This is a predicted structure of a 363-nucleotide RNA (Bacterial RNase P class A) from a mouse gut metagenome.
The RNAcentral record of the sequence draws on MGnify.
Its mean pLDDT, the model's own confidence on a scale to 100, is 75.
Parts: sequence; C1' cells; structure tokens
RNA sequence: CCGGUCUGUCGCUCGGCCACGCAUGAGGGCCGGGAGGAAAGUCCGGGCAACACAGAGCACCAUAUUUCCUAACGGGAAGCUGUCGGUGACGGCAGAGUAAUGUGACAGAAAACAACCGCCUGAAAAGGCAAGGGUGAAAAGGCGAGGUAAGAGCUCACCGGGCGCGACAGCAAUAUCGCGCGCCGCACAUCUUAUGGGUUGCAAGGUCAAGUAUACCGGCAUUCAAGGGUUGCUCGUCCAUUGCCGGGGGGUAGACUGCUGAAGCCCGGUGGCGACACCGGCGCGUAGAUAAAUGACAGACGGGACGCCGCAACUCACCCACUGCGGGUGAAAGUACGGCUCUUACAUAACCCGGCUUACAGG
Repeated sequence: CCGGUCUGUCGCUCGGCCACGCAUGAGGGCCGGGAGGAAAGUCCGGGCAACACAGAGCACCAUAUUUCCUAACGGGAAGCUGUCGGUGACGGCAGAGUAAUGUGACAGAAAACAACCGCCUGAAAAGGCAAGGGUGAAAAGGCGAGGUAAGAGCUCACCGGGCGCGACAGCAAUAUCGCGCGCCGCACAUCUUAUGGGUUGCAAGGUCAAGUAUACCGGCAUUCAAGGGUUGCUCGUCCAUUGCCGGGGGGUAGACUGCUGAAGCCCGGUGGCGACACCGGCGCGUAGAUAAAUGACAGACGGGACGCCGCAACUCACCCACUGCGGGUGAAAGUACGGCUCUUACAUAACCCGGCUUACAGG
C1' cells in the first nucleotide's frame, strides 16, 4: 500500500414510480442507493449545539529541544543535542528549570554532615587525610607536576564538562573558534517556571403533538345539607363547591428536524527537502437506519498453503555415432505448469471531520 470478484435462490433497509384503495397507513410489483481500513478503543483535537461567563488570583488537569505544517491538536514534517542498536544505508529512545525538600533496595565504611582496611603526626589517648584497596546500577571530574607530616582543584599545565562574554555559520535549536571563571557526582519524585484548558455532548438542540390528568378562562347546570363576602338577622345576590361542554398553556407516547456534499476524493500543473499549500478540470460525487438494515445457502473465478499426485521445455556439460543436422546420460527440476485437498482474517456506521492507538487470513 492492498485486503476478494461474479452468478443464482431466499431475505433486510432507504428512496422513486405503478396498480389497488374515498383516504392515511399497511401490504404488492418494478427500478435505483446501501459500511471499514480500521466503521473498533472513545485517547487527543476541531466543527456544530445548549447552558454558563465583569475582572483578577488560587487550586486542578494537560503539555514542555528548535523551526515549520494545520481549522486545531498532546498529531505530523524537517532539523538539533544526548544515548542505544546496526558492517552500513539507517533506525529506536530521551530532551523546560534545578533554588529548595525527600528518596536511592542489596552490597558497602559511606549513596554527600562518609572513613572499614590504609596514609600521616603521636609513647598513648587523640587528631589530620582521602592517594590506593574493596562494594555497588551509581563513589566525590581525569591525568601529570608542584605542594605537604600525609594528603587534597590546595596550586598549575593539558584533557573532559558547566556557566558567562565575543566572533563566525544558521530563521532557530545548535555548531565551530577565542577569552574569562576551579564553578565540577548521578537518577527519580515533589517542586518551580511557561503555555493551554468554562461545562455538557446529536439521548446536544429545534418544531409539531394523540390519549390521560390538569393550572387558567368561558358557558350551562347543581346543592337535601355545609362554607366565605354583603348584613344586627332573614331573604336576595356575589364568590366558591360539584358535574358537563368548549377553549387553553405546559407536556408524555409518537412524528418531523438536526442528518449528511465533506477543512471530501481523483487527475493534472506550480511552489516546497518534507508535512503541506495554491491553481485548473461540464472529473467523481458518497447509508442515514433507531435497537438498529449489507446476511444465509449453492456454484464459478481469484489469492494463499502444510501436504499428496502427474510432469515438461529452452539452454548447458559429457559420451556414442556422424560430417548434412541423430541418439543417450546428467544438470536444468520433482522447478515451471496442471490436478486433488485445505484455507480466505480482523471486524459492522449511529452528528460530522483530522489524528493517535490497538486488532487482522493473506499478499
């Protein structure tokens, strides 16, 4: 990078048309569309949507060499530094800072306030030291000289590293050279610094809305009894109650929408080391299901294989015969080819897109 193809029979889903039908719907017929390189994990980023949002700080999470690509990214490209693997082309891994704090099994005297053996001073007590031995994944930069009681970057030369300054190359990381500073253990974590991050996901969200119950409104009816207002009391009247009818908002089932043409693919050209970008093209043009549709069976073809069976030729070598073209043996090769048998994976969209990761017969 690719990851099966075709035919038949029976099925699934969506759309269109036709006939039947008063009509919706259902069912029927015909035609057309119908999964992937990962549709997977849901890990990262973006679009879209709803909600939230004065400003600042803390906390939490993520990221961390440079430049570039991109809508964006924790992705990608090309570099840089270190390290590991490879004969090599090349490939893998790591990469902010280290002020402070913590940890470093076993072994070892000691894992940074070191001292077992050892060296030196000393009669000893005691003190000084860290060159050598040994342990360890890791042991106080290396090496030489000076120095010293013995020693030590204690001092000096050279080498290695670090930091600072300058020159030069480069957009930069960085590299090379020069000068200065004796500054000189490592790993991990916490930590510090910088940058980014509002929350929830299409079951988001929007529209319509049966039935049932019902806020509220209107009409009619109802009261044997009971309630409230009006009133000192009664009647009356108004409200309320209860029932029916009508309206009605929210809203459930359900339906529609969101929904699929996309930061899309292909071909050509231009620019770029590259990721990628730009331009052109009567080029292609893509499932929208909702508990979820692509399947099952049969046959043929294709791919592959442990194996089994059959089995060449070109060409070359040698030998025999012969000088007009013949024959044999061996290599080629149990190969090509043919047949049989077996095998043909991982996995199924659920709003869309860019990545990453993982799975995978076989090529």